[in-house]
RNA sequence: AGAGUUUGAUCAUGGCUCAGGAUAAACGCUGGCGGCGUGCCUAACACAUGCAAGUCGAACGCCCUGGUGCUCUUCGGAGCGCGAGGGAGUGGCGGACGGGUGAGUAACACAUGGGUGACCUACCCCCCAGUGAGGAAUACCGGCGAGAAAUCGCCGACAACACCGCAUAGGCUUGCUUGAGUAAAGACGAGCAAGCAAAGUCGCAAGACGCUGAGGGAUGGGCCUGUGGCCGAUUAGCUGGUUGGUGAGGUAAGAGCCCACCAAGGCGACGAUCGGUAGCUGGUCUGAGAGGACGAUCAGCCACACUGGGAUUGAGAACGGCCCAGACUCCUACGGGGGGCAGCAGUGAGGAAUUUUCGCAUGUCGCAGACUGACCGGAGCAACGCCGCGUGCAGAGACGCUUUCGAGUGUAACUGCUUUCUGUGGGACGAGAUGACGUACACAGGAAGAAGCCCGGCUAACUAUGUGCCAGCAGCCGCGGUAAUACAUAGGGGCGAGCGUUGUCCAGAGUUACUGGGCGUAAAGGGCACGCAGGCGGUGCGGCGCGUUUCGCGUGACAGCGGAGGGCUUACCUCUCCGAGGAUGCGAAAGACGGCGGCACUUGAGGGCCAGAGAGGGACACGGAAUUCCGGGUGGAGUGGUGAAAUGCGUAGAGAUCCGGAGGAACACCGAAGGCGAAGGCAGUGUCCUGGCUGGUGACUGACGCUGAGGUGCGAAAGCUAGGGGAGCGAACGGGAUUAGAUACCCCGGUAGUCCUAGCCGUAAACGAUGACCACCAGGUGUGGGAGGUAUCGACCCCUUCCGUGCCGGAGUUAACACACUAAGUGGUCCGCCUGGGGAGUACGGUCGCAAGAUUAAAACUCAAAGGAAUUGACGGGGACCCGCACAAGCAGCGGAGCGUGUGGUUUAAUUCGAUGCGACGCGCAGAACCUUACCAGGGCUUGACAUGCGCCUGCACCACCUGGAGACAGGUGUCCCUUCGGGGCGGGCGCACAGGUGCUGCAUGGCUGUCGUCGGCUCGUGCCGUGAGGUGUUGGGUUAAGUCCCGCAACGAGCGCAACCCCUGUGCUCGGUUAGGAUGUCCGAGCAGACUGCCACGCUAAACGUGGAGGAAGGUGGGGAUGACGUCAAGUCAGCACGGCCCUUACGUCCUGGGCGACACACACGCUACAAUGGCCGAGACAACGGGUGGCCAACCCGCGAGGGGGAGCUAAUCCCAGCAAACUCGGUCGUAGUUCGGAUGGUAGGCUGCAACCCGCCUGCCUGAAGCCGGAGUUGCUAGUAACCGUGGGUCAGCACACCACGGUGAAUACGUUCCCGGGUCUUGUACACACCGCCCGUCACACCACGAAAGUCGGCAACACCUGAAGCCGCUGGGCUAACUCGCGAGAGAGGCAGGCGUCGAGGGUGGGGUUGGUGAUUGGGGUGAAGUCGUAACAAGGUAACCGU
Repeated sequence: AGAGUUUGAUCAUGGCUCAGGAUAAACGCUGGCGGCGUGCCUAACACAUGCAAGUCGAACGCCCUGGUGCUCUUCGGAGCGCGAGGGAGUGGCGGACGGGUGAGUAACACAUGGGUGACCUACCCCCCAGUGAGGAAUACCGGCGAGAAAUCGCCGACAACACCGCAUAGGCUUGCUUGAGUAAAGACGAGCAAGCAAAGUCGCAAGACGCUGAGGGAUGGGCCUGUGGCCGAUUAGCUGGUUGGUGAGGUAAGAGCCCACCAAGGCGACGAUCGGUAGCUGGUCUGAGAGGACGAUCAGCCACACUGGGAUUGAGAACGGCCCAGACUCCUACGGGGGGCAGCAGUGAGGAAUUUUCGCAUGUCGCAGACUGACCGGAGCAACGCCGCGUGCAGAGACGCUUUCGAGUGUAACUGCUUUCUGUGGGACGAGAUGACGUACACAGGAAGAAGCCCGGCUAACUAUGUGCCAGCAGCCGCGGUAAUACAUAGGGGCGAGCGUUGUCCAGAGUUACUGGGCGUAAAGGGCACGCAGGCGGUGCGGCGCGUUUCGCGUGACAGCGGAGGGCUUACCUCUCCGAGGAUGCGAAAGACGGCGGCACUUGAGGGCCAGAGAGGGACACGGAAUUCCGGGUGGAGUGGUGAAAUGCGUAGAGAUCCGGAGGAACACCGAAGGCGAAGGCAGUGUCCUGGCUGGUGACUGACGCUGAGGUGCGAAAGCUAGGGGAGCGAACGGGAUUAGAUACCCCGGUAGUCCUAGCCGUAAACGAUGACCACCAGGUGUGGGAGGUAUCGACCCCUUCCGUGCCGGAGUUAACACACUAAGUGGUCCGCCUGGGGAGUACGGUCGCAAGAUUAAAACUCAAAGGAAUUGACGGGGACCCGCACAAGCAGCGGAGCGUGUGGUUUAAUUCGAUGCGACGCGCAGAACCUUACCAGGGCUUGACAUGCGCCUGCACCACCUGGAGACAGGUGUCCCUUCGGGGCGGGCGCACAGGUGCUGCAUGGCUGUCGUCGGCUCGUGCCGUGAGGUGUUGGGUUAAGUCCCGCAACGAGCGCAACCCCUGUGCUCGGUUAGGAUGUCCGAGCAGACUGCCACGCUAAACGUGGAGGAAGGUGGGGAUGACGUCAAGUCAGCACGGCCCUUACGUCCUGGGCGACACACACGCUACAAUGGCCGAGACAACGGGUGGCCAACCCGCGAGGGGGAGCUAAUCCCAGCAAACUCGGUCGUAGUUCGGAUGGUAGGCUGCAACCCGCCUGCCUGAAGCCGGAGUUGCUAGUAACCGUGGGUCAGCACACCACGGUGAAUACGUUCCCGGGUCUUGUACACACCGCCCGUCACACCACGAAAGUCGGCAACACCUGAAGCCGCUGGGCUAACUCGCGAGAGAGGCAGGCGUCGAGGGUGGGGUUGGUGAUUGGGGUGAAGUCGUAACAAGGUAACCGU
C1' cells in the first nucleotide's frame, strides 16, 4: 500500500465483499507450564444463610461471675475497698467515610475557566480570653400490669462531660448613629444600647486529655456563572409563579425559593417546547492525520439504595437510621408484627455468557486496644486477554501415499544425549514496618504427559479415490449434472497452544469528502422571478484593537501516552525523572488583512437628457381567405373513404357548380440559423394603457451592491366550479374494417373538452436535462439592434465599437461524448441538490386543494448489481453501393397416377444401428436369399472364433470315410516332420497372465468430412492515433470475377487467401508409333509454338480500366477440372480406422440353424414409366465415344418365338470379344383422338439363368390379363451454350440382382428489359436495452407457494399531562377549656411565663373518576410490494421494434 466482483472486451461512476487492528466477549475442535491482568455487558429480577460499623469503664449509675484486703457477724453471711472479666443502659465520638450500582438524568449533571462585596465547615493547626456558684429530672433498676411475639403502660428510686437557670464578657450577635472606601455594593472601622459561655476525668504531683467564647488557617462543601460535548422539524410555537417590581417570610447563604399586591412580560429557526436515547470526564480502540466509535477494569464528579413521599438528629444526611403510603415476601395463638444483598461470598431466575476462601498491615473509636468481605495482602476457579517457554536433539531407516520409470514424502520400531516439567526440601527478596500467602533456589526421576485449522482466485499451501446439480461447500466471485486442486476421505503442503466461527467497533471507505467528493448524459440545478433574515462585499485617509498574529504569566489532578533510566533471569508488569497535550483565563505588543465607528472618492449600482428596435403584457374595435351549416338556382347518380373495402351521405335530389345568409375558431404569404419576455410563453390590422431592454452623452446620488433559507407572486397542457359559446377538431362512446383475437393502429360518426368571463389547480422530457452574479483567458464566420470613423450624390461598400443570437475552432477541461468569451476553461460569493438498484416519489403523519391530487417523505424486505460513455461484433419489417439461375425473361420438370427406392410412423420375437432444416430422407449401403448381420428365437462353448507369453501333460491335426444331430458339434477308423537324441517345429488338453465386445460417451478425443463458400475475405510486424477496449493499414475516388489493379491518404511493408504454376480440351508444327502391307492425311504418344489488352481508335483530368476494331483456331481469367483462407455450426462420424474414461467376462464374448433387416391403415423425399399423332406400331437404311475382359469377354456355326442352350476359334487385348456395337434419326406404311394399335400396373400360366438353396425374398423370357392415368391445387426444383431438353452406350459393386450412382458420346434449343421485389452473400454507414449475439432481449395481468409491510369494525396495554374528588406521614400556621419537674412571684396553697397532648387549616405522596393526547401489541378481512429452472394469456419496450419513443394530465 491494496484486491475481487457489472462487460464479449474497455474506461469511468457506483455499491457489495475481503486482507489489518481491537474486544469485559460467546460458541466449536483441541489443550502442557509459568508470570501479570481481567471476570453478570442480560432481570436497578427476587433473595435462604454467614459476615460487611463500631468503639470508649480515663464521662455515668447499675447488674452478673471469679480473685483479694479490711471491718462486722446471729458464723449462714453482710458491708466497705482494690483489681479482672462479662452484660445491657445513660453519655461522647463515629454510623454523611470506606464498599456497590448506573435505574433515573439532555440537567449548571459533567468538563473547563471564573465569581461568592451572598455562604457553611466537627475532628486538625496557630493565636486571644476563660472554665465561678447552683438546680431539677431520667434510662438502666425495683414493683405491678398487657401481649403468642414484637414490644408497651403505670408507680417508685438514683448518676453524669445528659438537661436548666444565675454570675462574669476579652469578644460575638442584633438594633441605632457614623467614618473611610468601591464604578456600584452588605468587605473594613468608630460610638451607644440590648442579648449571649463553660465539664469534667486520670494522676501523689508535675501535668495530661477535655470543655466554653472569639479571630485566623487548613480541609471539605453550598450557591451563581462564561464556554463545551447526542438524535429527531413526519415535534413550530412554548410559558401563569410564567417575566419583572415593591413588601413580608424563609435559608448557612443570593434568588419567585415561598406569599400578598402591581405591571405584562419571558423563551424560540443561532431550534424554544415536545419526543427518543444516554450517567459525565480523565481516558480506551482505531486511524498517516483530521476524525470515527466507545466510557468494563483504574482515577475524579454526579445520581440511586424495594417504589413514592416526609421530616428528625447532626458540622455534615441518610444502602446495612426513623415515620407514612404502595407492591412483594416471611412469622402469627389471626388480635398483630418483621424485612429490603445495586456491600463480600452464595441461591434461584433470565441468558450465548461471568468464580470461593483465608488474613489484618490501612480506616473508625480509644491513653493502651477492639473492629474492618476496604485501596486491600494473598491463594483458588476460567487459554478470557497479554507476555515468556515447551511438545525434543543426533544417528539409522520399514510401512503407508503418489507414480510410466527414476524417485518424492520422510514417520515409527531401535541406539545415544538433554529436562521446560513432575516430586521432595527450602525460606531469601518484595523501600521500611507487619506476614495470611508462598516464588526464586537446591536435590532426585524419566522422552516421558502435550495438536488443531486451512490449501479454486482474492491468499501462503496439490495430488489420488469416492460422489454425480445428489450429498454437500460458500466471506465475495462462485463450486457439484461421470475425469471436482472448491463436496467427503487419504497422502502431501502452509500456519500453530492455540486454530477457527459468530457478534460488535475503527480502518481500508476520498463510500458524508474540514483536511478530501460531486450535480450536461452516471445519483444530483429548485419550473421562473421578487425579496425579509442570514452569508459575502469597491477605492483613499486617519482612529479603535473585537477577530488575527506573537510574547509572558496561571490552570490543564493521579493514572494513562512518548523518551531516558532502574527492579523482577527476559518480556508482559512496575518504579523514578523528563517531555507532549487540546482547551481556557489574565497581561503586553503589533496594526497587514477582516471587523467597528468617522471623513472623503467614483470605477460597482442607480439615474437625468437624446435616440432606437421588438409576435413583451392588458383592454377595445375592425378585416379577409377557408371549413361547416341554412335558403334558393342549375343538374341528375352517384358520392365519400381505403392497402383493399365497408359503415356513412344520396332520386324525399346527394356530390359538383352559382348566388345569398349565419356562426365560431384560427390568422396563409411576409417568416428567417429572425425578434421580445424571468420562466411558462408571445404572430391578421388599428387605437388606448403599460413593463422591460439597447445605444449615445457623462448633469446628478455616492457602495445605495451580489446572493437569498423561510415567504410572496407568476407558472404550458390536461383537469375542476359557475355562467356563456360551440364552426372545425375531437378523449369517452357507437358503427365499419383488419385480425387467431383487436376493448388498438385505418375509416364513418360523435359527447365532454378545445374558445370567452370569473375563480381554483401548481404539475411537465417546465430541457441548454447546464442556478444566479462578477472578473479573466486565441481566433474565424453568419445574423438582429445601435453608435462612431472613412469615403460618398447616398449609412452602397469598408473599418472600429457596444448589446443580443447561431455555427466552426485553439489552449484548457472532460470517463468519454463533447464544452470551448452565450464554458462544461481559470478564480470569487451565495443558494439548491446527490450518496448502490428495487421497495418508492410509495406508506403513515402534517400542510394545501371542491375534487383529482400536489407537497414534505420513510421503513421492513430483497438483489450483486443497477446505471454512463465509448469499442468490436451480430442483428434491424434502417440507409447507400455491389454480386449470385436470387428474382425477372425462358425451357424442362416435381407436387396429381402406377411402380421403384429411402425416411417417418405403426406393427413385430426382431423389424439391428447411425444420418434429422438448408447441410438427414436412390444418405453410410460401389448392390441384405444363406453369408454379409451388428437384430430376434432356439441349440452349443468358456483361455475362448483371434494375438502373445509361462508352467505341466500329450501326438495329434489337416484330410478322407462311417454314425448321431437342423447344424454347430460329438464319437469311431486311418495317418506327423526334423534332430547333433539334449530337444525343436506343428498341433491338442489342463492351468495362469490375458483375449474379446458393431456395449456407452462424437458433449473427453485424433483423423476425415459436410456447410457458409470458390464468398473475397482473414491477419501480422513496425510506426502513428486513443487513458483504454481498439483504430489506422483494410476506409475514400475509380475499376475488376477478385483486398484485381490505379490514384489519394499516418502510414510503410508482409503473410494466408485471389490470380498464375498442374490436368483435360480447342489451332498449328516437330519427332516417334503399332496390331496384314502402304500413306503427306485420320488416330495414339512426347514436346514445342500461340494470347500478352501486344497493335489501332474512342472514353475516363491522368492511371488502372472499359467499349469497338484488325489480325487470328482461339480475345480480354478461350471452355472445363483439380485446388476450399482465418473461422462458424460442442455440425457429422467411438458402426471404416485409431484412442482416454466407464461398463460386461460360463457373457453385453463366441459358434450354429431358422427368422428378421423385404412387415403396411398411412405421411413425406428422390426417381422411373406414362397420360400420346413433334406420337405408337411394322418394315428398310445411317452415324459414336468412354470403357471392360483369363475363376473373364466369348466369335463363327447349330437348336429355341425368346430368355437361353450347345459349341468352341480368338484374346492377358489400338490385334480377339462384349459390339456388325448404338438409340433418338432418315425413308415408306398403318393407326385418326378413342382410356385407344396410348399406357403398362396387377394377376394367371409356361419357361430360362445364377447359386448348397430363389417359400418368406432374385433377375430374365413367351402367351394371356390389361389397373390408375387425358398434363396435375397451394406450392416448389434445375438450367445462360455444345448448356437445358431428348437419346442411347459403358463401368464399378457383383455368383445372381440397377428405374440408383459414376462416366461417355449423339441430336441440340429458348431467354436475360432489368435489379423494384423473394433468398443468400460482400463493403460502407446508422440505431440498439442484443453478446449462448433477433430462434436475442423483455413487459404486465392471471394461477400457485412463501416473506415483510400498509389499511381495517374493533380490542388490549404503556407513557406524560389536564380537570375534579379523596387525602397518609410530616413541616408550617392557628388554637390548645385537657396535661405540665427546672424559671418568676409566693411561707404555703397556688398563680404566672413557657411547653406538651389534642383539635382545625394550607400544602401534600398515593388512590379514584372523567374527557382527551401520544405510543405500542393484536385483529376477521383487504391492498399493493418482494421473492420463487422449466404454468396461462398476449407482445407493450429495445431496430423506423413493425402505430417513433417518452413526460405531465
RNAcentral holds the sequence, with entries from ENA, Greengenes and SILVA. Predicted 3D model of a 1449-nucleotide RNA (small-subunit ribosomal RNA) from an uncultured bacterium. The coordinates come from a structure-prediction model, not an experiment, and the mean pLDDT is 81. Its Rfam family is "Bacterial small subunit ribosomal RNA". Gene Ontology terms of the family: structural constituent of ribosome and ribosome.